Predicted 3D model of a 502-nucleotide part of an RNA (small-subunit ribosomal RNA, 5' domain) from an Oscillospiraceae bacterium. The organism belongs to Oscillospiraceae, within Bacteria.

Context: one part of a larger RNA
RNA sequence: GGACGAACGCUGGCGGCGUGCCUAACACAUGCAAGUCGAGCGGACGAGGGAGAGAUUUCUCGUUAGCGGCGGACGGGUGAGUAACGCGUGAACAAUCUGUCCCAUACAGGGGGAUAACGAAUGGAAACAUUCGCUAAUACCGCGUAAGACCACUAGGAGGCAUCUUCUGGGGGUAAAAGGAGAGAUCCGGUAUGGGGUGAAUUCGCGUCCCAUUAGAUAGUUGGUGAGGUAACGGCUCACCAAGUCGACGAUGGGUAGCCGAUCUGAGAGGAUGACCGGCCACACUGGAACUGAGAGACGGUCCAGACUCCUACGGGAGGCAGCAGUGGGGAAUAUUGGGCAAUGGGGGGAACCCUGACCCAGCGACGCCGCGUGAGGGAAGAAGGCCUUCGGGUCGUAAACCUCUGUCCCAUGUGAAGAGAAGAAGACGGUAGCAUGGGAGGAAGCCCCGGCUAACUACGUGCCAGCAGCCGCGGUAAUACGUAGGGGGCGAGCGUUGUCC
Numbered sequence: 001g002g003a004c005g006a007a008c009g010c011u012g013g014c015g016g017c018g019u020g021c022c023u024a025a026c027a028c029a030u031g032c033a034a035g036u037c038g039a040g041c042g043g044a045c046g047a048g049g050g051a052g053a054g055a056u057u058u059c060u061c062g063u064u065a066g067c068g069g070c071g072g073a074c075g076g077g078u079g080a081g082u083a084a085c086g087c088g089u090g091a092a093c094a095a096u097c098u099g100u101c102c103c104a105u106a107c108a109g110g111g112g113g114a115u116a117a118c119g120a121a122u123g124g125a126a127a128c129a130u131u132c133g134c135u136a137a138u139a140c141c142g143c144g145u146a147a148g149a150c151c152a153c154u155a156g157g158a159g160g161c162a163u164c165u166u167c168u169g170g171g172g173g174u175a176a177a178a179g180g181a182g183a184g185a186u187c188c189g190g191u192a193u194g195g196g197g198u199g200a201a202u203u204c205g206c207g208u209c210c211c212a213u214u215a216g217a218u219a220g221u222u223g224g225u226g227a228g229g230u231a232a233c234g235g236c237u238c239a240c241c242a243a244g245u246c247g248a249c250g251a252u253g254g255g256u257a258g259c260c261g262a263u264c265u266g267a268g269a270g271g272a273u274g275a276c277c278g279g280c281c282a283c284a285c286u287g288g289a290a291c292u293g294a295g296a297g298a299c300g301g302u303c304c305a306g307a308c309u310c311c312u313a314c315g316g317g318a319g320g321c322a323g324c325a326g327u328g329g330g331g332a333a334u335a336u337u338g339g340g341c342a343a344u345g346g347g348g349g350g351a352a353c354c355c356u357g358a359c360c361c362a363g364c365g366a367c368g369c370c371g372c373g374u375g376a377g378g379g380a381a382g383a384a385g386g387c388c389u390u391c392g393g394g395u396c397g398u399a400a401a402c403c404u405c406u407g408u409c410c411c412a413u414g415u416g417a418a419g420a421g422a423a424g425a426a427g428a429c430g431g432u433a434g435c436a437u438g439g440g441a442g443g444a445a446g447c448c449c450c451g452g453c454u455a456a457c458u459a460c461g462u463g464c465c466a467g468c469a470g471c472c473g474c475g476g477u478a479a480u481a482c483g484u485a486g487g488g489g490g491c492g493a494g495c496g497u498u499g500u501c502c
Stems, first nucleotide, its partner, number of pairs: 001502004006498005013372006019365002021330001026328003030325003035070003040067002043064009077283003086208007096200002101196007109143001111141002118133006149174003153170007179188003209255003216246003221243008258280004262273004285306005308319004336362001338361003344358001345356004375405004385396004409443001410439006419429001446491005451472003457486005467474002
């Protein structure tokens, strides 16, 4: 000098764009943050209509607890853990899986038994639970059919990268399906297989902080055979066998830390950092576990244990803000319990639409960057006043007053968007931005410094006191170094100080 997620002191007019718990991964009141589909299903309730003398029956519409489907594995948060194939980069997969989506081929025949809801009864303070009975499905289960799917066998060919891969043929075994809407056309679905796409898993080369005042570490340890398990390879697990494996090219241990694109600095090499934004990883009160599923060892799912908080009729139950706001606490320090789904995107739905604290906006903070303003021109009797003075004067100083203007910002009134790509509708922001008219210099300047480094000097007070100070150093009676004033210098809605990095 530059930089900052900054803080502190003094000061503070406006706008745009950003940005804002770095500390206690401390504890959390309250509200909201993941639902949706009635065009899968049977009910229940409500409204309306028709038929009937009535009992009753039927139709349409709406709402929906439950069964069922898809989604809750995304999106959002945090950085505790992790020195690791975690991340980065480059490869490998003849060792793999992939819902929805796209393309292609083929198919959907015929049956069955339940169960929630509901009804009845019961237990409980509650959370909830139990028994009996009834019922539906795109819920569940057999049967039939089925190929180049899968399994084992077999004949032949081709290829390669060790294990092998692939093609053609044969007979055998195993495994499918669901309907809904519509007057219909048709549409949305279902099953099987292949290909694509996307996503994910696994493996390897290289790179990835400090300590040797950490030198030896290791028994599923290293390898083999076989088996189990997995989507898949593998000591991943197990039985048996062998005795290996890693290590001064730093094993093991300890400390610290999420990694990267990037950011800051620097001429560069390098050094430092990893806020915001983007990619990856890990975590979700602490520890463990599996279930469901295409996908989870699942933030707002389940189970167990623990700590804590709450409810209780004392028998037993409920909870998890490192989602958005907000509260207490900690701290030098970090915001609103706001508006809207209008846009972008996501979930569900055929759609209408519903949900969306993602997101878009608004609010607060000079926290940062950028822009603008606080007026412009004229004006010397160089006014008054302050300060200095050698008492002549000098200086503040064209500065002010005064005159003539202007209207950025401001105030008032009126008008008023784009953002909404294809016909229509739809704007939270917002009566905002902008535009027009009118008003009037009115409402808007401070902070630090002036001994040298370092731009800027005098007076008074003080008297090694009070104080200053980044370094050198000032102050003990003439202090340009302390305090005040006048003057000056620098920057300017900021200016200084502190901290940290280069």